[in-house]
Large-subunit ribosomal RNA, domain V from a Candidatus Woesearchaeota archaeon, 581 nucleotides, folded computationally.
Context: one part of a larger RNA
RNA sequence: CCAGGGAUUUCCAGUGGGAAGCAAAGACCCCGUGAAACUUUACUGUAGCCUGUCAUUGCAAUGCGAGUUUUAUUGUAUAGCGUAAGUAGGAGUCGUUAUGUCUUGGUCGCAAGAUCAAGAAUAGACGCCAAUGUAACACUACUCUUUAGAACUUGUGUUGCUAACUUAGCAAUAAGGACAGUAGCAGGUGGACAGUUUGGCUGGGGUGGCACCCUGCUGAAAAGAUAUCAGUAGGGCCCAAAGGUUGGCUCAAGUGGGUCAGAAAUCCACUGUGGAGUGCAAGGGCAAAAGCCAGCCUGAUUGGAUUUCUAACAAGAAGAAAUCCAAAAACGAAAGUUUGGCCUAGCGAACCUCUGUGUCCUCCUUAAUGGGGGUCAGAGAUAACCGAAAAGUUACUCCGGGGAUAACAGAGUGGUCGCGCCCGAGAGCUCAAAUCGACGGCGCGGUUUGCUACAUCGAUGUCGGCUCUUCCUAUCCUGGGCGUGCACAAGCGCCCAAGGGUGAAGGUGUUCACUUAUUAAAAGGGAUCGUGAGCUGGGUUCAGAACGCUGUGAGGCAGUUUGUUUGAUAUCUACUGGAAA
Numbered sequence: 001c002c003a004g005g006g007a008u009u010u011c012c013a014g015u016g017g018g019a020a021g022c023a024a025a026g027a028c029c030c031c032g033u034g035a036a037a038c039u040u041u042a043c044u045g046u047a048g049c050c051u052g053u054c055a056u057u058g059c060a061a062u063g064c065g066a067g068u069u070u071u072a073u074u075g076u077a078u079a080g081c082g083u084a085a086g087u088a089g090g091a092g093u094c095g096u097u098a099u100g101u102c103u104u105g106g107u108c109g110c111a112a113g114a115u116c117a118a119g120a121a122u123a124g125a126c127g128c129c130a131a132u133g134u135a136a137c138a139c140u141a142c143u144c145u146u147u148a149g150a151a152c153u154u155g156u157g158u159u160g161c162u163a164a165c166u167u168a169g170c171a172a173u174a175a176g177g178a179c180a181g182u183a184g185c186a187g188g189u190g191g192a193c194a195g196u197u198u199g200g201c202u203g204g205g206g207u208g209g210c211a212c213c214c215u216g217c218u219g220a221a222a223a224g225a226u227a228u229c230a231g232u233a234g235g236g237c238c239c240a241a242a243g244g245u246u247g248g249c250u251c252a253a254g255u256g257g258g259u260c261a262g263a264a265a266u267c268c269a270c271u272g273u274g275g276a277g278u279g280c281a282a283g284g285g286c287a288a289a290a291g292c293c294a295g296c297c298u299g300a301u302u303g304g305a306u307u308u309c310u311a312a313c314a315a316g317a318a319g320a321a322a323u324c325c326a327a328a329a330a331c332g333a334a335a336g337u338u339u340g341g342c343c344u345a346g347c348g349a350a351c352c353u354c355u356g357u358g359u360c361c362u363c364c365u366u367a368a369u370g371g372g373g374g375u376c377a378g379a380g381a382u383a384a385c386c387g388a389a390a391a392g393u394u395a396c397u398c399c400g401g402g403g404a405u406a407a408c409a410g411a412g413u414g415g416u417c418g419c420g421c422c423c424g425a426g427a428g429c430u431c432a433a434a435u436c437g438a439c440g441g442c443g444c445g446g447u448u449u450g451c452u453a454c455a456u457c458g459a460u461g462u463c464g465g466c467u468c469u470u471c472c473u474a475u476c477c478u479g480g481g482c483g484u485g486c487a488c489a490a491g492c493g494c495c496c497a498a499g500g501g502u503g504a505a506g507g508u509g510u511u512c513a514c515u516u517a518u519u520a521a522a523a524g525g526g527a528u529c530g531u532g533a534g535c536u537g538g539g540u541u542c543a544g545a546a547c548g549c550u551g552u553g554a555g556g557c558a559g560u561u562u563g564u565u566u567g568a569u570a571u572c573u574a575c576u577g578g579a580a581a
Base pairs, nucleotide, nucleotide: 008581009580010579011578012577013576014575015574017573018572019571022567029402030401031400032399034398035397036394037393038392039391042196043195044194045193046192048189049188050187051186052185053184055182056181058161059160060159061158062157063156064155065154066153067152068151069150070149071148072147075144085143086142087141088140089139092126093125094124101120102119103118104117105116106115107114108113165176166175167174168173199212200210201209208229213235214234215233216232217231218230236385237279238341239340243297244296245295246294247293248292249291251275253271254270255269256268257267277286278285280346282344283343284342301327302326303325304324305323306322307321308320309319316386329338330337331336352380353379354378355377356376358375360374361373362372363371364370409456410454411452412451413450415449417445418444419443420442421441422440426436427435463538464536465535466534468530469527470526471525472524473523476501477500478499479496480495481494482493483492484491504516505515506514544562545561546560547559548557549556550555
């Protein structure tokens, strides 16, 4: 100096295992007394529409009503000349056309008669007196009832008119016409539109349930207090007696006796600490009673005060209970007892409405009255029970947050799952243990499915396939051995062993499973259910659309079907190939 090998370092080109790599305050899920859009038989409203009324809005006719004025008419209880409406004044009034009588006609009628119109003849007729609660239709005035007519006002139906008003038209006019239109007020309808609500707890949320108010017991760890969607039972009443008081009585059950009568009916005797009963759950209590029966009652009353629980250790409301004072009572001879039920559950604020009360307060009005409001007491309910007046959908979605909380993967656990061992009843002709092994017992694994919610929601890309590598053994084949109910062959079971191998095809997105023909065999698993900054994108899991089912609907469906986005120039590390020192 050349060639080869080793160690170290650097560079170039690549590949994409790792940096739970970069990108985007997760779109799934939950939460917020967040938002938006949509729906409807959610709540409350608003346009619009319908109807009524009043104004704009006038002139007439007619039918039917109402009111006022006026002219007439109308009124037998009994007694009584008789069809007496009522009250007041009142001694006269009317008159030759009146009045009564007769004739004809009308109205009313209680069938007696009353009244009006026309005609004939005619000079007096009626009242004051007797009877009657009231005295004359003799006369006058007013009022009530019945009926009829007229006038006025008004309502309504129908019809007509023209001048408001409307339409057409440049206009003249024409058509419509007090309608329509417009304004006010009122009732109805009203997702067309608007504003909102649509609870909480919760071994994620939803579905379910109420553990959301109250009571007993256990849990509760011998002071008190004490949680869970812990366990076990209950309440949201009932009772005018099932309350108060006074007096009396003793229960359940058993034994013995006794007509029908029996294991059990009613009767007698004895024993009988409660083994019965208590309006109702449980606990506590209770025997001359707190249980059972009877008499009399209403203390299940009114006013006031205090205390305890509720509500340990802070403060209240409502509620419940206890004690005391006063009033007026009940029962009892009295002492006394009684402010509901033997005790612990049986409950409800403000606003609003109703009821009651008094020499009460106040406002309006009045001659008196009456009316409104208040005060005091009571009732009506809020069960999400210290009490808003309130339905849904969102895959068209959005915002703020959460690993306080789910889905994947991890972790913990190991019920379930897989594998093994112990015991050995029995099967195996006999014989537990060649082989199988009930009923039971003890473990191992961390490949199933669960449970937990510990890490991750300012994101660790989710099934299967393809590709490629490595590991485990609880071994499917190949190798070595032992037992046998091993003659041999073929098997069955066990021990050692992970070097190598463990394939192909069909339909299915499939993993799995099924099928087919082979094969020595077609073993099982792990590596973020290995592997998407490697591929694919068939499935799941956006938006569009359809079917079935479902919902009033918006929409929904571990039902189905179709559906065009799979980002990035590799910094470090790792590995592969090359080069250099």

NCBI's taxonomy places the organism under Archaea, Nanobdellati, Candidatus Woesearchaeota. The sequence was found in a public genome assembly. Its mean pLDDT, the model's own confidence on a scale to 100, is 80.